[in-house]
Molecule: small-subunit ribosomal RNA
Organism: uncultured bacterium
RNA sequence: GAGUUUGAUCCUGGCUCAGAACUAACGCUGGCGGCGUGCCUAACACAUGCAAGUCGUACGAGAAAGUGGCUUCGGUCAUGAGUAAAGUGGCGAACGGGAGCGUAACACGUGGGUAACCUGCCCUUGAGCGCGGAAUAACACCUCGAAAGGGGUGCUAAUACCGCAUAUUGCCAUGACCUCUGCGGAGGAUAUGGUGAAAGAGGCCUCUAUUUAUAAGCUUUCACUCAAGGAUGGGCCUGCGCACCAUUAGCUAGUUGGUAGGGUAACGGCCUACCAAGGCGAUGAUGGUUAGCUGGUUUGAGAGAACGACCAGCCUCACUGGAACUGAGACACGGUCCAGACUCCUACGGGAGGCAGCAGUGGGGAAUCUUGGACAAUGGGGGAAACCCUGAUCCAGCAACGCCGCGUGGGUGAUGAAGGUCUUCGGAUCGUAAAGCCCUGUCGGCUGGGACGAAUUCAUUAAGCAUCAGAACCUUAAUGUUGACGGUACCAGCAAAGGAAGCACCGGCUAACUACGUGCCAGCAGCCGCGGUAAGACGUAGGGGGCCAGCGUUGUUCGGAAUUACUGGGUGUAAAGGGUUCGUAGGCGGUGUGGCAAGUUGGGAGUGAAAUCUCUGGGCUCAACCCAGAGGCUGCUUCCAAAACUGCUGUGCUUGAGUGUGAGAGAGGCUCGUGGAAUUGCAGGUGUAGCGGUGAAAUGCGUAGAUAUCUGCAGGAACACCCGUGGCGAAAGCGGCGAGCUGGAUCACAACUGACGCUGAGGAACGAAAGCUAGGGGAGCAAACAGGAUUAGAUACCCUGGUAGUCCUAGCCCUAAACGAUCAGGACUUGGGGUGCCGCCCGUUCGGGCGUCGUCCCGGAGCUAACGCGUUAAGUCCUGCACCUGGGGAGUACGGUCGCAAGGCUGAAACUCAAAGGAAUUGACGGGGGCCCACACAAGCGGUGGAGCAUGUGGUUCAAUUCGACGCAACGCGAAGAACCUUACCUGGGCUCGAAAUGCAGUGGACCGGGGUAGAAAUAUCCCUUUCCGCAAGGACUGCUGCAUAGGUGCUGCAUGGCUGUCGUCAGCUCGUGUCGUGAGAUGUUGGGUUAAGUCCCGCAACGAGCGCAACCCUUAUCCCUAGUUGCCAUCAGGUCAAGCUGGGCACUCUAGUGAAACCGCCCCGGAUAACGGGGAGGAAGGUGGGGAUGACGUCAAGUCCUCAUGGCCUUUAUGUCCAGGGCUACACACGUGCUACAAUGGUCGGUACAAACCGUCGCAAACCUGCAAAGGGGAGCUAAUCGGAAAAAGCCGGCCUCAGUUCGGAUUGAAGUCUGCAACUCGACUUCAUGAAGCUGGAAUCGCUAGUAAUCGCAGAUCAGAACGCUGCGGUGAAUACGUUCCCGGGCCUUGUACACAC
Repeated sequence: GAGUUUGAUCCUGGCUCAGAACUAACGCUGGCGGCGUGCCUAACACAUGCAAGUCGUACGAGAAAGUGGCUUCGGUCAUGAGUAAAGUGGCGAACGGGAGCGUAACACGUGGGUAACCUGCCCUUGAGCGCGGAAUAACACCUCGAAAGGGGUGCUAAUACCGCAUAUUGCCAUGACCUCUGCGGAGGAUAUGGUGAAAGAGGCCUCUAUUUAUAAGCUUUCACUCAAGGAUGGGCCUGCGCACCAUUAGCUAGUUGGUAGGGUAACGGCCUACCAAGGCGAUGAUGGUUAGCUGGUUUGAGAGAACGACCAGCCUCACUGGAACUGAGACACGGUCCAGACUCCUACGGGAGGCAGCAGUGGGGAAUCUUGGACAAUGGGGGAAACCCUGAUCCAGCAACGCCGCGUGGGUGAUGAAGGUCUUCGGAUCGUAAAGCCCUGUCGGCUGGGACGAAUUCAUUAAGCAUCAGAACCUUAAUGUUGACGGUACCAGCAAAGGAAGCACCGGCUAACUACGUGCCAGCAGCCGCGGUAAGACGUAGGGGGCCAGCGUUGUUCGGAAUUACUGGGUGUAAAGGGUUCGUAGGCGGUGUGGCAAGUUGGGAGUGAAAUCUCUGGGCUCAACCCAGAGGCUGCUUCCAAAACUGCUGUGCUUGAGUGUGAGAGAGGCUCGUGGAAUUGCAGGUGUAGCGGUGAAAUGCGUAGAUAUCUGCAGGAACACCCGUGGCGAAAGCGGCGAGCUGGAUCACAACUGACGCUGAGGAACGAAAGCUAGGGGAGCAAACAGGAUUAGAUACCCUGGUAGUCCUAGCCCUAAACGAUCAGGACUUGGGGUGCCGCCCGUUCGGGCGUCGUCCCGGAGCUAACGCGUUAAGUCCUGCACCUGGGGAGUACGGUCGCAAGGCUGAAACUCAAAGGAAUUGACGGGGGCCCACACAAGCGGUGGAGCAUGUGGUUCAAUUCGACGCAACGCGAAGAACCUUACCUGGGCUCGAAAUGCAGUGGACCGGGGUAGAAAUAUCCCUUUCCGCAAGGACUGCUGCAUAGGUGCUGCAUGGCUGUCGUCAGCUCGUGUCGUGAGAUGUUGGGUUAAGUCCCGCAACGAGCGCAACCCUUAUCCCUAGUUGCCAUCAGGUCAAGCUGGGCACUCUAGUGAAACCGCCCCGGAUAACGGGGAGGAAGGUGGGGAUGACGUCAAGUCCUCAUGGCCUUUAUGUCCAGGGCUACACACGUGCUACAAUGGUCGGUACAAACCGUCGCAAACCUGCAAAGGGGAGCUAAUCGGAAAAAGCCGGCCUCAGUUCGGAUUGAAGUCUGCAACUCGACUUCAUGAAGCUGGAAUCGCUAGUAAUCGCAGAUCAGAACGCUGCGGUGAAUACGUUCCCGGGCCUUGUACACAC
């Protein structure tokens, strides 16, 4: 920095990611080299080999094999050889190497101290090294034992051991002097007394003696002794630093100190005896857990955090525990002793061993190497040296374990090859990639050459130095000699692009996208999250981005995380202020001045190992790596200086704090009294049937007299009004009145003290209610409990009762939303208003002003995530305390402590989630509020729900009963019409380029038409008839075959387009600019009015605009004009039984076109003078006149893949297609929508009147005739204002019926017919006759309708061969009611709450 809480926002807050690092491991892959690194686990157990020896110039002794000579063949001599092996002795073995068990400690780091110490080998200086002695290994013999190992006797040497001498400056004792001092002492010089040493080996022959050489002797060779000093290494002491837990708070008897002694190299309770009673601890003792420490390493901007592999320093350990010996040094890794565990050997008596050395083995484990080479170099031990030893070390081996470097080729090359993938089928992409052509030669391969690291040492020779001389030592030169790595690095040559690329990723974070497969499966996933049929998230492929001999994963650390906040956070509501006060330690502290110098600041010195780090330079071809120099190492110590600030100290001051004097206010506290109202109870009177209680009731009380009412008495508790965001108190809290005792605050005055202050861990006190203990008290109220109700239940809410308790005294408990959810104190910072106490001033009536203290409201700056706070801060600062660090688990468990108990205080973890949360925003919702609308209710009229039938649906059934539609908004819906067809379903029979379409190729022929046979038909087959254009090629038409393709009412309406429904014809939905807000958003659109309306007016940080509303469109109502045929007929004429029938006319009706008309325009009133509203006039119509069309942003993954279109999937002798028959019409049942009724406002019969709209040549069909009728015959007329359908019906007039299952009702059934049609069996409509079911107005519930509406009456049309009670239209007759908006459903606006947002 990002992701993740939300619809969105800001904040808080956790989780997660991107980075770097690793002693790593795992998966896939793997060409080379350099430099590094390699048991983090079992300090588990270890086979085998090696890892510490060396010295003959300390000492005695001393083989064998082999070879050679001799031999009597038994042996012997020489050599091997003074060799090997062993012993005595010396030095070393305390180093080097390993490991991190233990250790929280002077272990480590750092700085000091040692006047309290040691130091082999090494260096320097001085002195010395004389004379003796006694043993003992080895060895020999004997002997014990299985062995390991001993025992005895005897011999022998030394640089082994011992004695004596000598003695400087050693050591001990004593005395006095000088210097220093931390006053304890130390150093120096000095006197006296006592005491303590030693070892030789080698070399040499100048001198002396024998004289080849050796002895004495000499020796600046090595060794030895004493002493002093140095260097190095160590011991001890000490300041400071260095983990966690207080759910470890007290620990301690050698403990703390002293005296004396012992012990040590040395101080010391280190040890012992005695004496005293101390010592440590909240600045964390003691206990527990964890851990080697450091230089450093990793990370980080830093501060920090984590770590302590490799390398380096220190410590600790060496099977476990303990102990000492030797030694300069150890309490000793490859020494000893004891004990233990384990392993091994054993003759069972007894013995042996210690890889945390190098290799290696087993085991553990995710996991960590060769039983290699060499001492060539560096270093170590021994030695005079040669030399020997050295698993230290140097090298090699194994491992991509890490870092670094190199390569796997370079150039050219478009037919953009083939192939793969994708595709909109055009193409795109892999891709200059490949091939091809031209080059190069790193690495690897082959051939050849071939290092540096080597300096020494030693030998020889020479010279010098040195010596009495020579040798040796030392110095120099020359020559010779020494390489594990290694025939390696490196160099040259040769051939050949030839041998050398993978891994993870591609939804967001995060760089990189498509296809297929899969279908909440398989799987992925670091977090958010993907996968339920179109997955960029799974798997594969193509492509792409990333890194590259590696790449990913896992684990760990730091970072990001300001998420423990020193740098650098917070606590009103997000986690977080202790319930309150007092006060201890601690922290902090007013003002002047003098001193000191601890903190502080400046400078100097020492130290801060090396490596690491940074810079510079250098060496390996570069780099990693290595070397050199410089810097740095932020620290500690010490000296000098300064004196502002803090501190310490002296002396002052008065403003902080306190005291004094005087006042008034107050439910402040405690105790004791006292008062009235009310409730209840008791007694008595009056009085009668109820009272009481509730939403309604009941339990309960009451005729044994209640309730009500009056009088009296008793008892307990609480104090109405006053009473007030008034007062007091630290908080809890405090309320009648009076008295007593008592605390605090405030004001005035300015007399006194002189910083006496603030905070406050622990601690102490107080601490509502409930609860507990004991004793009182008990009126009312009232947990528990009982009863009555309510309810599905009702362990509740409501009612009737009622016990603890509530009250008092004494004692506990100690918690609350103990809240201002706001710790205490101090300082500073604009204002306005109210109120309480006190004081002062004006006024002296009301009232006003000022000051301090308190209290409440509103608001500025500022702060805040916002809300809000705002001189009573949540502003700006200071001081101190308390508390917080994701949610849950959990204020739980365990432990401790307090309590009589209840329980309180303190207070985790495992596990689990990716959130939990705060404030605000927009919606939605509310049995929240306000305003308003709507056949929403109400007021009415008529229905549905009951019956029969029709129709649709569910269910069931079936071979199939094709499919879709499911609350409103599916259910007389798609379907404006299923006998076949339709038809998609079922059964059976057929076809496969297919029933229909297009193209190409081949082939045949006209096609068409008529007829026969088989068959249920499709179909098969047969017969008859039959071409055209063109010269030709060929073409038109048509059948067959093949190819490309077709076809699908198969799936997905949750992949889609289009169309539609719905909220809703509801009045809303938005935008631009501006403004406000961190932001989501707000404003506008809210408000006051008004409207059917976001309609209009006014106001307003808004001003405008868009889609909606309205209007424009159609129709209807009136009129004018135009036009009069098929319409009309007033006037004129003719004419008929009658009739616009005719002439004529276009006035009227009407038709259908253009216009007019209505706009709150006029008047009155209301209203803000506005918008607008009410009334009136006029008018055919009056306030959008009636109706229609018109449906904003959006919602419902609403409906439709079966209208159509379409992606994807599926199917292709079938899910396509043809045919026949069946089914969609089934039927215990349930629901929706309708029709007809139940009758007299009716039925039936007869007569009679008045429409509109629509349709008709594939048709409507008149007159007339037949039939009871359906209908048949017939065919005039009509392509329609002309003819026809056509009769309108209700209505009106008259007759009958008379309340009955009827002259109501017509279902059902029988018979006979008509019509349509290829065909009415399944399964049509209609007619006639006969039959005559249910049904007498319909439970709960529910629907429509506000006027030409409901209701009622008929007519027509679409579909259609036929088949409406459905649908769509048309007209006729023609009501009732609306007080009103409380309630139900739905909707709009404002507001409020919300833990809702797939939104109740």